[in-house]
Record summary:
This is a predicted structure of a 78-nucleotide RNA (Pistol ribozyme). Its Rfam family is "Pistol ribozyme". Its family is annotated with catalytic activity in the Gene Ontology. For this family Rfam cites "New classes of self-cleaving ribozymes revealed by comparative genomics analysis" (Weinberg et al., Nat Chem Biol, 2015). The RNAcentral record of the sequence draws on ZWD.
RNA sequence: AGUCGUUACAGCGACUAUAAAUAGGGUAAUAGGCUGUAAGCGGUUCGUAACGUAAUCAUCAUAUGGAUGAGCGUUACG
Repeated sequence: AGUCGUUACAGCGACUAUAAAUAGGGUAAUAGGCUGUAAGCGGUUCGUAACGUAAUCAUCAUAUGGAUGAGCGUUACG
């Protein structure tokens, strides 16, 4: 100097052409990604419409996948 830990800025840390990680103060938890502010990418709650998948003797119903609307958006202790 660059790259990386979701994005911006900052911090903390790691690596050296790679994009990971047992690092990022400790312990325990959380779906919630290292931390703060802001985001809302990931996540999650409640719905929506048809389609696909599973199961079902069949229809209906059920579960689930992606899509979409409205929200919520890590926690405790030293």